[in-house]
RNA sequence: GCCGAGGUGGUGUAACGGCAGCAUGAGAGGCUGUGGCCCUCUAGGUCCGGGUUCAAAUCCCGGCCUCGGCC
Numbered sequence: 001g002c003c004g005a006g007g008u009g010g011u012g013u014a015a016c017g018g019c020a021g022c023a024u025g026a027g028a029g030g031c032u033g034u035g036g037c038c039c040u041c042u043a044g045g046u047c048c049g050g051g052u053u054c055a056a057a058u059c060c061c062g063g064c065c066u067c068g069g070c071c
Stems, first nucleotide, its partner, number of pairs: 001070007010024004018054001026042005047063005
C1' cells in the first nucleotide's frame, strides 16, 4: 500500500429502516442485629463528518481507531 471484519452506557453483548434492549457494574430504597444474598427504583450509550429516506445504530460515501490476511 491492497483486501476483509469490527467500533453501541464503566464493562460485555443484542437490536427486519420505525420508542436502543439484556447482563454486569454505579447510586437510592426495601429486607437484615450488621454485612452479604435477594427484591424495587434511578442515571448512564450508537467512533466522527456528509448523503439517501417521512424516518438511519442499521443503507451509501469519506475519514479515524482496533483486529486479521496479502505483498